[in-house]
Predicted 3D model of a 102-nucleotide RNA (SAM riboswitch aptamer (S box leader)) from an uncultured Anaerolineae bacterium. It was read from a public genome assembly, where an Rfam model found it.
RNA sequence: GGCUCAUCCAGAGCGGUGGAGGGAACGGCCCGAUGAAACCGCAGCAGCCCCCGAAGCGUCGGGACGGUGCUAAAUCCGGCAGGGAAACCUGGAAGAUGAGCG
Repeated sequence: GGCUCAUCCAGAGCGGUGGAGGGAACGGCCCGAUGAAACCGCAGCAGCCCCCGAAGCGUCGGGACGGUGCUAAAUCCGGCAGGGAAACCUGGAAGAUGAGCG
């Protein structure tokens, strides 16, 4: 990298190194020398795996030592399809994260 399932309008940043990019790609729109990416340290958020209790067909309540993840903007917004006069709504694609599989 591939397949399946679940979730994606909530939440949570300081310091050091570094030195021009970053927000997946594209189109926008943003962030960035008042310091981007990346790496490191510490702190935090969340609760997928996990643990405890209750219930009993995947639910409810609680926990946070451990495995991940995350800490600008809704996955930052959009594209494709359907509906609508429009605002907008619903779904999809793509992506991300987790768990499982091969």
Model confidence (mean pLDDT): 87 of 100.